[in-house]
RNA sequence: GAAUCGGCGGGCAAUGGAGUCUGCCCUGAACCGCUGGCCCGGCUGAUGACUCCUGUCGGACU
Repeated sequence: GAAUCGGCGGGCAAUGGAGUCUGCCCUGAACCGCUGGCCCGGCUGAUGACUCCUGUCGGACU
């Protein structure tokens, strides 16, 4: 000096907020959806998972 491992801390997991859990990354990082006849089109979802809130969409009732 490099690589690796551990602790602490921070960040991230396709559109918002909170809690819990899981996973990933350590800054040239993790992450930045799927699909087709692909530079032009199509499709799903506010979650990585669970619960709640907000927003959006559909149906019913008043």
A computed fold for a 62-nucleotide RNA from a Planctomycetota bacterium, annotated as Fluoride riboswitch aptamer (crcB RNA motif). The sequence was found by an Rfam model in a public genome assembly. The coordinates come from a structure-prediction model, not an experiment, and the mean pLDDT is 80.